Overview
Predicted 3D model of a 476-nucleotide part of an RNA (small-subunit ribosomal RNA, 3' major domain) from an uncultured bacterium.
[in-house]
Context: one part of a larger RNA
RNA sequence: UGACGGGGGCCCGCACAAGCGGAGGAACAUGUGGUUUAAUUCGAUGAUACGCGAGGAACCUUACCCGGGCUCGAACGGCAGAAUAAUAUAUUGGAAACAAUAUAGCCAGCAAUGGAUUUUGUCGAGGUGCUGCAUGGUUGUCGUCAGCUCGUGCCGUGAGGUGUCGGCUUAAGUGCCAUAACGAGCGCAACCCUUACCGGGAGUUACCAGCGAGUAGUGUCGGGGACUCUUCCGGGACUGCCACCGUAAGGUGUGAGGAAGGUGGGGAUGACGUCAAAUCAGCACGGCCCUUACGUCCGGGGCGACACACGUGUUACAAUGGGGGGGACAAAGGGCAGCUACCGUGCGAGCGGAUGCGAAUCUCGAAACCCUCUCCCAGUUCGGAUAGGAGUCUGCAACCCGACUCCUUGAAGCUGGAUUCGCUAGUAAUCGCGCAUCAGCCAUGGCGCGGUGAAUACGUUCCCGGGCAUUGUACA
Numbered sequence: 001u002g003a004c005g006g007g008g009g010c011c012c013g014c015a016c017a018a019g020c021g022g023a024g025g026a027a028c029a030u031g032u033g034g035u036u037u038a039a040u041u042c043g044a045u046g047a048u049a050c051g052c053g054a055g056g057a058a059c060c061u062u063a064c065c066c067g068g069g070c071u072c073g074a075a076c077g078g079c080a081g082a083a084u085a086a087u088a089u090a091u092u093g094g095a096a097a098c099a100a101u102a103u104a105g106c107c108a109g110c111a112a113u114g115g116a117u118u119u120u121g122u123c124g125a126g127g128u129g130c131u132g133c134a135u136g137g138u139u140g141u142c143g144u145c146a147g148c149u150c151g152u153g154c155c156g157u158g159a160g161g162u163g164u165c166g167g168c169u170u171a172a173g174u175g176c177c178a179u180a181a182c183g184a185g186c187g188c189a190a191c192c193c194u195u196a197c198c199g200g201g202a203g204u205u206a207c208c209a210g211c212g213a214g215u216a217g218u219g220u221c222g223g224g225g226a227c228u229c230u231u232c233c234g235g236g237a238c239u240g241c242c243a244c245c246g247u248a249a250g251g252u253g254u255g256a257g258g259a260a261g262g263u264g265g266g267g268a269u270g271a272c273g274u275c276a277a278a279u280c281a282g283c284a285c286g287g288c289c290c291u292u293a294c295g296u297c298c299g300g301g302g303c304g305a306c307a308c309a310c311g312u313g314u315u316a317c318a319a320u321g322g323g324g325g326g327g328a329c330a331a332a333g334g335g336c337a338g339c340u341a342c343c344g345u346g347c348g349a350g351c352g353g354a355u356g357c358g359a360a361u362c363u364c365g366a367a368a369c370c371c372u373c374u375c376c377c378a379g380u381u382c383g384g385a386u387a388g389g390a391g392u393c394u395g396c397a398a399c400c401c402g403a404c405u406c407c408u409u410g411a412a413g414c415u416g417g418a419u420u421c422g423c424u425a426g427u428a429a430u431c432g433c434g435c436a437u438c439a440g441c442c443a444u445g446g447c448g449c450g451g452u453g454a455a456u457a458c459g460u461u462c463c464c465g466g467g468c469a470u471u472g473u474a475c476a
Base pairs, nucleotide, nucleotide: 001476002475003473004472005471007470009468010467011466012465013464015460016459019423020422021421022420023419026315027314028313029312030311031310032309033308034306035305042053043052064301065300066299067298068297069296070295076124077123078122079121080120081119082118083117084116087104088103089102090101091100092099093098107114108113126290127289129288130287131286135284136283137279138278139277140275142273147186148185149184150183151182152181153162154161155160166177167176168175192267193266194265195264197235198234199233200232201231202230203229207224208223211222212221213220238261241255242253243252244251245250304442317416321375322374323373324372325371326370327369333364334363335362338357339356342353343352344351345350382413387408388407389406390405391404392403393402429452430451431450432449433448434447435446
């Protein structure tokens, strides 16, 4: 100087407390461990691995296993020699890759030759093989915590200190005051995006108050620029005003005004560094290793196994509910190998027609909710696993191993031990909708969107993490 303390002080954070809803019990989905296996490819492992890399494993992907092939090689460049096309189709063998044969095919140039391809040889190839403890780049975490440093000066033999300490204040090393320090940098804040209010400009595909036309009905048409909305540019919030407290910074208020009040809400933004943290399998790269194989092509299998253990989820155990009928209201997105109105058909998944739309124009589109009928507390009209049958769709192909539909079957489960997680407001809880990936989909996942919409916070003794100064130390 740090680090540490079951040392003391001050202060924060859904850290506890106060509340609401969960997990831990059940079934299933998914990831992991283990076991099994020819293989169950590899990585991630307290917090910071485990619905993680994977934003799509039937083939492909694919890196693993078995088998069948190739060796200038699946792709690319150079040199030398040879050949003539390249390529397409058919036949035979084959599981395919591929091999053999046949037919068609032969560019520019008078030619030499060149282009292109094949072939022989050769120099480079190729490797998801190893090392993240050789690395770059990127990322997690402490932590959006308020810290981390420098120049000059001053103090100290020196390591180093001071500044950065003290008092007050703040979300903040944010400020004010004080001061052997005076300044400065990286962080904080602000500048950026979004949301909430207003004004101005502009109105098509959006809108329709007033006027006119028209219809069974509809902004449908003429038109309008008011309103909603869209888009651009501005304004607006600064403790600015008032009162009280305070030297000041600032604090307090049922204050005024205001759409919004003290950082208005949300996002992006992550200092010096820590964990030899993660990644050589995204990519790049040093070294090492393989080179008729540790490279590469193909067929099939595996990554989907199952006594078991754990994590994350979904659905429930019901009456604030289940079922039948009727009625209403979003936002944000997507769409041409696409989204499809409408019509027909099927109980349905869907299918057959048909039309609009590369879309503020056409299209995909709510559910909880409201009204009404029913069930009457039961393993049930709860719950839907599992299983049998019949089908639909995608795709070369759904046996291993897809989703969906219909009929039947109806399992466990009566609110879950110790323990444990999230959340402070348009939040939790609850309800549906969309997107990426994608032929299809194992999505109950991820990322977004809106609808309905709470309870509680006395307080900081305790648990966890952190900040500041201080104290002890046989630690560095």
The prediction has a mean pLDDT of 81. Its Rfam family is "Bacterial small subunit ribosomal RNA".